[in-house]
Molecule: transfer RNA
Organism: Oscillospiraceae bacterium
RNA sequence: GGCCCCAUGGUCAAGCGGCUAAGACGGCGCCCUCUCAAGGCGCAAUCACGAGUUCGAUUCUCGUUGGGGUCACCA
Numbered sequence: 001g002g003c004c005c006c007a008u009g010g011u012c013a014a015g016c017g018g019c020u021a022a023g024a025c026g027g028c029g030c031c032c033u034c035u036c037a038a039g040g041c042g043c044a045a046u047c048a049c050g051a052g053u054u055c056g057a058u059u060c061u062c063g064u065u066g067g068g069g070u071c072a073c074c075a
Base pairs, nucleotide, nucleotide: 001071002070003069004068005067006066007065010025011024012023018055027043028042029041030040031039048064049063050062051061052060
């Protein structure tokens, strides 16, 4: 450098064109408890960036960035 794959809260992760983007761990608050842990309830936090297609994009297309794989180059 060519080709292929991937990118969603702090972490993991569901989603496959249309309801307010699930769930778990973690965080915060409340309840419970003599206290802590466990448990219960609630809250906050996410679509890498840009453009295109579309009535509508997290989802489809292109590009950028980052990561991974493979081949080539080098040696």